[in-house]
RNA sequence: GCGGGAGUAGUUCAGCAGUAGAAUGCUUCCUUGCCAAGGAAGAGGUCGCGGGUGCGAAUCCCGUCUCCCGCU
Repeated sequence: GCGGGAGUAGUUCAGCAGUAGAAUGCUUCCUUGCCAAGGAAGAGGUCGCGGGUGCGAAUCCCGUCUCCCGCU
């Protein structure tokens, strides 16, 4: 230099045009003599960044940044 993959909640990941979700962690409450386990509710997101297409973009297209793999 070329090709491919990944980037979404604190963490691990799903979502492949139509209200951004799960698990786990965090906060509060219930249960218990206490802890653990269990149950209920809640908070937490410019979907890496910038642009384009479109009524509508995490999703499609272009550029760019970071990480991983391969080729030269």
The RNA shown here (transfer RNA) has 72 nucleotides and comes from a Patescibacteria group bacterium. Its Rfam family is "tRNA". Rfam classes the family as a transfer RNA. The sequence was found in a public genome assembly. Its mean pLDDT, the model's own confidence on a scale to 100, is 83.